[in-house]
Notes:
Model confidence (mean pLDDT): 81 of 100. Predicted 3D model of a 72-nucleotide RNA (transfer RNA) from a Methanomassiliicoccaceae archaeon. Its Rfam family is "tRNA". Gene Ontology term of the family: triplet codon-amino acid adaptor activity.
RNA sequence: GCAGGUGUAAUCUAGCGGUUAGGAUUUUAGCCUUCCAAGCUAAACACCCGGGUUCGAAUCCCGGCACCUGCA
Numbered sequence: 001g002c003a004g005g006u007g008u009a010a011u012c013u014a015g016c017g018g019u020u021a022g023g024a025u026u027u028u029a030g031c032c033u034u035c036c037a038a039g040c041u042a043a044a045c046a047c048c049c050g051g052g053u054u055c056g057a058a059u060c061c062c063g064g065c066a067c068c069u070g071c072a
Stems, first nucleotide, its partner, number of pairs: 001071007010025004018055001026044006048064005
């Protein structure tokens, strides 16, 4: 330099154009317990960036950035 893939929370991850963006870990509060752990309930934290298409985009298209793989 060329080609392909991936980008969703502090971490891992699901997500047919119409979802309150789901789950697990984590953190906080409460319940339970003599205390701790475990358990139960509630809450907090997310769509890499900029455009486009569309009534409607995490999802489709273009560009950028980062990472991974292959070729050179």